[in-house]
RNA sequence: UAAGAUAAAGGCAAACUAGCUGAAAGGCUAGGGCGCAAAGUCACAGAUCUAAGGCAUUUAUGCUAUGAUAGCUGGACUGCCGAAA
Numbered sequence: 001u002a003a004g005a006u007a008a009a010g011g012c013a014a015a016c017u018a019g020c021u022g023a024a025a026g027g028c029u030a031g032g033g034c035g036c037a038a039a040g041u042c043a044c045a046g047a048u049c050u051a052a053g054g055c056a057u058u059u060a061u062g063c064u065a066u067g068a069u070a071g072c073u074g075g076a077c078u079g080c081c082g083a084a085a
Stems, first nucleotide, its partner, number of pairs: 004081001011036002016031006034071001040077003044074003047069003053064005
């Protein structure tokens, strides 16, 4: 340098439960632990979810992100350990 080990030291935390929050999707905190070598940070491209507001209409439906997902893929930035090869 690169790769990621039945190594060491640490780290994060899915489902679910409770509380708070939000129109919703979702988020936060605590418990929990499915998993993760970037499951650290950033919505830049794609993808997905929601539809308060707005628009349309056949009036209860459709469209729409300015909302959300970094634990969907790619990209950018940063970073611990460190065997074999």
Predicted 3D model of an 85-nucleotide RNA (c-di-GMP-I-GGC riboswitch aptamer) from Jeotgalibacillus soli. Of the family's consensus pairs, 90% are formed in the model. The sequence was found by an Rfam model in a public genome assembly. Its mean pLDDT, the model's own confidence on a scale to 100, is 87.